[in-house]
Context: one part of a larger RNA
Molecule: large-subunit ribosomal RNA, domain II
Organism: Elusimicrobiota bacterium
């Protein structure tokens, strides 16, 4: 991992509601007893009890009323009548309460054969080295003593086996081993190692102290019990079909991944008239927009007043005059505002009338789920921004399949009851992959632009338009001229058109700047503006706009058309045809609801079986309904050695769960109908047991 078996809303009691049955102003028995009876059970007795039939008040108490009150006021709670017992269903509470799952807490008990420490009693430590004290001898010394030599054999001394340990590396890591192996390495007469016997026990021991060790278990041992601890958490929760169908919000919460109430869903009963959408009419508003000498503020330029600065006159000034300066208020021009408004929509909202459908709304009662949402469009707040965050409105997904978008919850189209080798379309498409135009007409693009991107840049190219020059000859090219005063003045070493500053005149001319660029140390030289000739017909400069170009670098290999490939099979405009979905239509069928109607039954509430018309039938959580199957029980009817159950196969039937028939196997039980009761349905739980 697979196969097979097992595996999760149960039971009791007490309530609530619904259904059903009995009796009914009443209903009902409990324990117990009697009878029948093998038992089980049933019938009867048993009125104790419980609920109901009257309430109000704290109570006395009064009573269809009563309480408060002075009240015959007013108000509160009541009255104008249906209950009760059993059974069934749903649900709540209390219990383990759908199942599995902690870490833990407490009690009792067992453990020191592992290990820690201690006690008693034993054992062990090859060999080698070093050479303390003491002693002896010799020398020296007055002595104390010192020196030397011998002797001696101390030491938590040294080297190193056994023994004890474990430093480093490698191996091992489903190991040879639940701690090892190899090599290296520490101690090795001591706080040494070790055998046997004994003591200390769980909030306790022991600990040269690491929270270490206390039997492969230790920040509180193991086992058993309390125990099915608790788990707002995770996982799992088993057959089918039909109808409806959510929420991810508000308030509160030691609350935020939980809950309660409301909102939204469903089922039942009742009530009400209108709800939604649309049209018309009438409303209030201060948003978008716009505007501002209409306010409050902001803010640019101009004019330049008051004022300031500066200057002149004056001996001086509080005086006068002037000003290429600054500059309120005002004025002119052009602007800005969520907390500005002289204005002011569209929508939305409210009211009324009309229209309009089979829903909508409300009340009461049973059952829920939901409280992590998410994307897009639009309008806001926060943020540089985000597939960001937080609101609002709408639509989707969630819980929605189908077609398109290459693939792709939230985008575009469109809401799937079933069947059909029928038809028409939507979005999107029509060269091939790939269904349908290598379609038509007129343009554009040359960049594979199309098939990512900005500021910025550019004689790309199309369209429109403006201005200027031009047969009195433009534009481009070519030929020629491009001069004189003058080397203008200043500056400077020099400054001659051409470092820089100032000025920028005059003359001759067809024309020629006190000079456009290159150049020189400065000149020179080349060139331009400008003019003539030649040539010959358009030329130059803008503005708006369509499509293109550059700008353009990323990590495996193209990789930003889905691919092939395309110059249209790209882009724009126009008209046409076709393809294209679970959409619409057509035909047949199933089913739900409503209405009408026929028959049957009826407890008179309705129910069942038909027919017709209309409206429906996506669906998670969830509500409601109807069924299939398994085991057993009761009653009835059956089958079976001429072969039961079970197993294998199979082309049959049913809308599904499912159900037959037949063949083989098997070898003894078993099926159907009605009703009842459940240990009642398996693919999931790191489920559990067995097998492979």
């Nucleotide at each position: 991992u697979c196969c097979g078996g097992c595996g999760a809303g149960u039971u009791a009691c007490u309530g609530a509601c619904g259904g059903u049955u009995g009796c009914g102003a009443g209903c009902u028995u409990a324990a117990g007893g009697u009878g029948u009876u093998u038992a089980a059970a049933c019938a009867c007795c048993g009125a104790a009890u419980g609920c109901g039939c009257a309430g109000c008040g704290a109570a006395a108490g009064c009573g269809a009323g009563u309480c408060c009150g002075a009240a015959u006021a007013g108000g509160g709670c009541g009255a104008c009548a249906a209950g009760u017992a059993g059974c069934c269903g749903u649900u709540a509470g209390u219990a383990g309460a759908c199942c599995c799952g902690a870490a833990g807490c407490c009690a009792g008990u067992c453990g020191a054969u592992c290990u820690a420490g201690c006690c008693c009693u034993g054992a062990c430590c090859a060999g080698g080295g070093u050479g303390a004290a003491g002693u002896c001898c010799u020398g020296c010394g007055a002595a104390a003593g010192c020196a030397g030599g011998a002797u001696g054999g101390a030491g938590g001394c040294c080297c190193g086996a056994a023994g004890c340990g474990u430093u480093a590396a490698c191996c091992g890591u489903u190991g040879a081993a639940a701690a090892g192996g190899u090599u290296c390495u520490g101690c090795a007469u001591g706080a040494g190692u070790u055998g046997g016997g004994g003591c200390u026990a769980g909030g306790g021991g022991u600990g040269a102290a690491a929270g270490g060790c206390c039997a492969a278990u230790c920040g509180a041992g193991g086992c058993u019990g309390g125990u099915g601890a608790u788990a707002g958490c995770u996982g799992g929760u088993u057959c089918u079909c039909u109808c409806c169908g959510a929420a991810a919000u508000a308030g509160u919460u030691u609350u935020a991944g939980g809950a309660c109430u409301a909102g939204c869903c469903u089922c039942g009963a009742g009530a009400u008239u209108a709800a939604a959408a649309g049209a018309c009419a009438g409303g209030g508003g201060g948003u978008a927009g716009a505007g501002c000498u209409a306010c409050u503020g902001g803010a640019u330029a101009g004019u330049g007043u008051a004022g300031g600065g500066g200057g002149u006159g004056c001996a001086a000034c509080c005086c006068a005059c002037c000003u290429u300066c600054c500059g309120a208020a005002u004025c002119u021009a052009a602007c800005c505002a969520a907390a500005c408004u002289c204005c002011g929509a569209a929508u939305a909202c409210c009211u009324g009338u009309c229209c309009g459908u089979a829903u909508a709304u409300c009340u009461c009662g049973g059952g829920a789920g939901u409280c992590a949402g998410u994307g897009c469009u639009u309008g806001g707040g926060g943020g540089c921004a985000a597939g960001c965050u937080u609101c609002a409105a709408g639509c989707g997904c969630a819980a929605g399949a189908g077609g398109g978008g290459a693939a792709u919850a939230g985008c575009c189209c469109a809401g799937a009851c079933u069947a059909c080798c029928g038809u028409c379309u939507a979005a999107g498409g029509u060269c091939c992959c790939u269904a349908a135009g290598u379609g038509u007409a007129c343009g554009c693009u040359a960049a594979g632009u199309g098939g990512c991107a900005a500021a910025g840049g550019a004689u790309g190219u199309g369209a429109a338009u403006u201005c200027g020059c031009u047969g009195a000859g433009a534009c481009a090219g070519c030929c020629a001229g491009g001069a004189g005063g003058u080397u203008g003045g200043c500056u400077u070493a020099g400054a001659a058109g051409c470092a820089g500053c100032c000025a920028c005149c005059c003359u001759u001319u067809a024309a020629a700047g006190a000079g456009u660029g290159c150049g020189u140390a400065a000149c020179a030289g080349c060139u331009c503006a400008c003019u003539g000739g030649u040539c010959a017909a358009g030329c130059g400069a803008g503005u708006u706009u369509g499509c293109g170009c550059c700008a353009a670098a990323a990590a495996u290999g193209a990789c930003u058309c889905g691919g092939g490939g395309c110059u249209a099979a790209g882009c724009g405009u126009a008209a046409c045809a076709c393809c294209g979905a679970a959409g619409a239509c057509g035909u047949a069928g199933c089913u739900u609801c409503u209405u009408a109607u026929g028959c049957a039954u009826u407890u008179c509430g309705a129910u069942g079986c038909g027919u017709a018309a209309g409206a429906g039938g996506a669906g998670u959580a969830g509500g409601a309904g109807a069924g299939c199957g398994u085991u057993g029980a009761a009653a009835g009817a059956g089958c079976c050695a001429u072969g039961a159950a079970g197993g294998a196969g199979u082309a049959c039937c049913g809308a599904a769960a499912g159900g037959a028939g037949c063949u083989c196997u098997g070898g003894a039980g078993u099926u159907c109908u009605u009703u009842c009761a459940a240990g009642u349905g398996a693919g999931g739980a790191u489920g559990u047991c067995g097998g492979a």